[in-house]
RNA sequence: CAGAGUGUAGCGCAGUCUGGUAACGCGUUGGCUUUGGGAGCCAAAAAUCGCUGGUUCAAAUCCAGUCUCUCUGA
Numbered sequence: 001c002a003g004a005g006u007g008u009a010g011c012g013c014a015g016u017c018u019g020g021u022a023a024c025g026c027g028u029u030g031g032c033u034u035u036g037g038g039a040g041c042c043a044a045a046a047a048u049c050g051c052u053g054g055u056u057c058a059a060a061u062c063c064a065g066u067c068u069c070u071c072u073g074a
Stems, first nucleotide, its partner, number of pairs: 001073005007067001010026003020057001028044005050066005
C1' cells in the first nucleotide's frame, strides 16, 4: 500500500443477509425462601449498537467517509 474480517449493557454474545418493541447467559440491585450462608425462585436497573454524514415514514441493519483491533498478500 491492497484485500478480508471485527466493534452491540460491567463481561461474553445474538440480531444485519430479508430495515419495524435491541434478545440471551454471567454479573449487579431489591424481594421471597433459610437460624445464617449457599443454592433456588420472582422482579428491576443498565446499550443513544466504534465515530461522522446520507437514504427512508422508520436504520444496529442499507450507502459513503473515518477510527480501533485481527488476518492475508505485496
This is a predicted structure of a 74-nucleotide RNA (transfer RNA) from uncultured Crocosphaera sp. Model confidence (mean pLDDT): 80 of 100. The sequence is in RNAcentral, with records from MGnify. Its Rfam family is "tRNA". It is annotated as a transfer RNA.